Annotation:
Predicted 3D model of a 71-nucleotide RNA (transfer RNA) from Interfilum terricola. NCBI's taxonomy places the organism under Eukaryota, Viridiplantae, Streptophyta, Klebsormidiaceae, Interfilum. Its Rfam family is "tRNA". Rfam's curators write: Transfer RNA (tRNA) molecules are approximately 80 nucleotides in length. The family's RNA type in Rfam is transfer RNA. The coordinates come from a structure-prediction model, not an experiment, and the mean pLDDT is 82. The RNAcentral record of the sequence draws on ENA.
[in-house]
RNA sequence: GGUUAGGUAACAUAAAGGUAAUGUAUAGAAUUGCAAAUUCUAUAAUGAUGGUUCAAAUCCAUUUCUAACCU
Numbered sequence: 001g002g003u004u005a006g007g008u009a010a011c012a013u014a015a016a017g018g019u020a021a022u023g024u025a026u027a028g029a030a031u032u033g034c035a036a037a038u039u040c041u042a043u044a045a046u047g048a049u050g051g052u053u054c055a056a057a058u059c060c061a062u063u064u065c066u067a068a069c070c071u
Base pairs, nucleotide, nucleotide: 001070002069003068004067005066006065007064010024011023012022013021018054026042027041028040029039030038047063048062049061050060051059
């Protein structure tokens, strides 16, 4: 330098163009003699910019970062 695949919450992953889901973690409550475990509730996210669309995490373009392969 080229090709391909990716960037979503504190972490690990989902998501047919139509309310962004699940587990762990965190905070609170219930339960317990005290804890652990369990149950309930809450907080918190689409790398950036633009375009298409009534509507974009999703489609398109540019850009940035990461990984693999080629050179």